[in-house]
RNA sequence: GGUUUGAUAGUUCAACAGGAUAGAACAACUCUCUCCUAAAGAGUAGAUCUGAGUUCGAGUCUCAGUCAGACUU
Numbered sequence: 001g002g003u004u005u006g007a008u009a010g011u012u013c014a015a016c017a018g019g020a021u022a023g024a025a026c027a028a029c030u031c032u033c034u035c036c037u038a039a040a041g042a043g044u045a046g047a048u049c050u051g052a053g054u055u056c057g058a059g060u061c062u063c064a065g066u067c068a069g070a071c072u073u
Stems, first nucleotide, its partner, number of pairs: 001072007010026004019056001028044005049065005
């Protein structure tokens, strides 16, 4: 250089044939409980890599870019 796979909460993962109000666990914060802490219970906030395009509608499809992995000359 070429081919290919991937990028979603702080972290690990879902979401599928385009219909979304994007979901779970852990972590964070608040409350209850406790003499305090831990545990347990209840609750809150938090995310689609960037930019275009297609579409009534895009996390999902197309193009370009960035980053990471694999294969290959």
Predicted 3D model of a 73-nucleotide RNA (transfer RNA) from Intestinibacter sp. RNAcentral holds the sequence, with entries from ENA. Rfam family: tRNA. Taxonomically the source falls in Intestinibacter (Bacteria, Bacillati, Peptostreptococcales, Peptostreptococcaceae). The prediction has a mean pLDDT of 80.